This record gives sequence, structure tokens and C1' cells, in this order.
RNA sequence: CGCGGAGUAGAGCAACUUGGUAGCUCGCAAGGCUCAUAACCUUGAGGUUACAGGUUCAAAUCUCGUCUUCGCAC
Repeated sequence: CGCGGAGUAGAGCAACUUGGUAGCUCGCAAGGCUCAUAACCUUGAGGUUACAGGUUCAAAUCUCGUCUUCGCAC
């Protein structure tokens, strides 16, 4: 150099196939419960969906380029 996978909240991952409200678990914060802590229950905060263009009424999703990372081949 060639081929393929991945990048989404602090962490791990869905949603992509078929474009249409961005979600789950853990974590974090507050409250409840408790003598107290943990556990448990309720609520909440936290997202330029790696970056930049294109298509579209509408893009995490389609498309093009770039970056990072993992694997295969040489």
C1' cells in the first nucleotide's frame, strides 16, 4: 500500500437492515426507607451520535472524504 470491523452520556452497549421522539444497564446527584451504612424504591442531571461536506421536508442511520482504533493479508 490492499481488505474488513468499530467510534453514540463518566464506563459498557442498543437504535442503522426499513431515514421520522436518541435509549438500556452500571455509575453520578437529590429524596424516601434505616439508629446509621449498604441493599431496595422514586426522581433528576449528563449527548455538536469521531470530524467535515453532499442528498432529503427530515440524517446516528444513506453517500463521499478525513482521523483514531482493532483484525486479516502481504